[in-house]
c-di-GMP-I riboswitch aptamer from a soil metagenome, 83 nucleotides, folded computationally. Of the family's consensus pairs, 95% are formed in the model. Model confidence (mean pLDDT): 81 of 100.

RNA sequence: GAUAAAGGCAAACCCGUCGUGAGGCGGGGACGCAAAGCCAGGAGUCCAGCGCGCGGUCAGCGCGGGAUGGUCCAGCUGCCGAA
Numbered sequence: 001g002a003u004a005a006a007g008g009c010a011a012a013c014c015c016g017u018c019g020u021g022a023g024g025c026g027g028g029g030a031c032g033c034a035a036a037g038c039c040a041g042g043a044g045u046c047c048a049g050c051g052c053g054c055g056g057u058c059a060g061c062g063c064g065g066g067a068u069g070g071u072c073c074a075g076c077u078g079c080c081g082a083a
Base pairs, nucleotide, nucleotide: 001080008033009032013028014027015026016025017024018023031070037076038075041073042072043071044068045067046066047065050064051063052062053061054060
């Protein structure tokens, strides 16, 4: 990449389970997806508790930490395929 064909993934929501939380995993389910395959390196967004710092030692904020690949960029890999 063609209103082709084959095959694939699976949002919300529900159930179970793990986590303090964002959220993860399994089952059901399909809103969508041509990389919705892999990767937390850069940016974004989100998150409690703990540690450190600031603070009136309260509230709160910052850093460390964590989550997200279905927010974007970079990197790696890859099925089918006519004109």